A computed fold for a 72-nucleotide RNA from archaeon GW2011_AR15, annotated as transfer RNA. The sequence is in RNAcentral, with records from ENA. Its Rfam family is "tRNA". Rfam's curators write: Transfer RNA (tRNA) molecules are approximately 80 nucleotides in length. Rfam classes the family as a transfer RNA. Gene Ontology term of the family: triplet codon-amino acid adaptor activity.
RNA sequence: GCCCCUGUAGCUCAGCGGGAGAGCGGCGGUUUCGUAAACCGCAGGUCGGGAGUUCAAUCCUCCUCAGGGGCU
Repeated sequence: GCCCCUGUAGCUCAGCGGGAGAGCGGCGGUUUCGUAAACCGCAGGUCGGGAGUUCAAUCCUCCUCAGGGGCU
């Protein structure tokens, strides 16, 4: 220098054009003499950033940033 992959909640990851979700964690409640466990509920997200396509973008295109891998 070229090519590929990944970037989504505090953490680990799904979702790949039309409702942003799960598990763990956090908070509240039920239960218990109390704690844990169990069960119920709640909060938490500029979907790395910018531009474009589209009626509509986490998803498609381009640029860019960060991390990882391969080739020379």